[in-house]
RNA sequence: CUUAUUAAGAGUGGCGGAGAGUGAAGGCUCUGUGAAACCACGGCAACCCCCUUUGGGAAGGUGCCAAUCUGAGCGAUAAAUCGAACAAUAAG
Numbered sequence: 001c002u003u004a005u006u007a008a009g010a011g012u013g014g015c016g017g018a019g020a021g022u023g024a025a026g027g028c029u030c031u032g033u034g035a036a037a038c039c040a041c042g043g044c045a046a047c048c049c050c051c052u053u054u055g056g057g058a059a060g061g062u063g064c065c066a067a068u069c070u071g072a073g074c075g076a077u078a079a080a081u082c083g084a085a086c087a088a089u090a091a092g
């Protein structure tokens, strides 16, 4: 850069010691009944992958495991909403 997906799903322990939830400010939520990061184990999913291929599987490479977080800006629009962009992940 191109393509696809992004309202589903799945957490405990250790360590740590004050922040965290991608996106200014703000809101809201989580958090000393212990945040982030890191480690171990477990799990989810099915992009790559595998098979006896309208389906099925989960060994391996990634990813993920509070919530539909909201919200500014661009296009359509009366609003709700939709789309694009941005972002994330995968494959090339």
Base pairs, nucleotide, nucleotide: 001092002091003090004089005088006087011041012040013039014038019030020029021028026070027069042065043064044063047061048060049057050056051055074083075082076081